[in-house]
RNA sequence: GCAGAUGUAGUAUAGCGGUUAUUAUUCUGGUUUUCCAAACCAGAGACACGGGUUCGAGUCCCGUCAUCUGCU
Numbered sequence: 001g002c003a004g005a006u007g008u009a010g011u012a013u014a015g016c017g018g019u020u021a022u023u024a025u026u027c028u029g030g031u032u033u034u035c036c037a038a039a040c041c042a043g044a045g046a047c048a049c050g051g052g053u054u055c056g057a058g059u060c061c062c063g064u065c066a067u068c069u070g071c072u
Base pairs, nucleotide, nucleotide: 001071002070003069004068005067006066007065010025011024012023018055026044027043028042029041030040031039048064049063050062051061052060
């Protein structure tokens, strides 16, 4: 330099163009317990960035950035 893949809570993940964006963990509060842990209940927390298409985009298209893989 060329080609491809990926980018979603602190971490790891799911997501047929249309539901309040899923689950686990984490964090906060509560119940229980002599206390802790575990368990249970409730809550908080996310779509890399900029455009386009569409009634509607995390999803489709283009570009940028970052990471990974392959080729030279």
Molecule: transfer RNA
Organism: Candidatus Dojkabacteria bacterium